[in-house]
RNA sequence: AAGGGAAUAGUUUAAUUGGUAAAACAGUAGUCUCCAAAACUAUCGUUCGAGGUUCAAGUCUUCGUUCCCUUG
Numbered sequence: 001a002a003g004g005g006a007a008u009a010g011u012u013u014a015a016u017u018g019g020u021a022a023a024a025c026a027g028u029a030g031u032c033u034c035c036a037a038a039a040c041u042a043u044c045g046u047u048c049g050a051g052g053u054u055c056a057a058g059u060c061u062u063c064g065u066u067c068c069c070u071u072g
Stems, first nucleotide, its partner, number of pairs: 001071007010025004019055001027043005048064005
């Protein structure tokens, strides 16, 4: 330099060829316990940034940022 891929909650990952963004762990509160852990219940919190298309975008598209792989 060229080509390909990835970015979603604090972490690891889902989301059917566009139609209500979700699970586990973690955090917080409660129940239980002499105390703690475990277990159970509730709760908190999210689409990398900026545009475009669309009634509707995590998904399609343009540019940018970061990371990974391949070629030279």
Molecule: transfer RNA
Organism: Teleaulax amphioxeia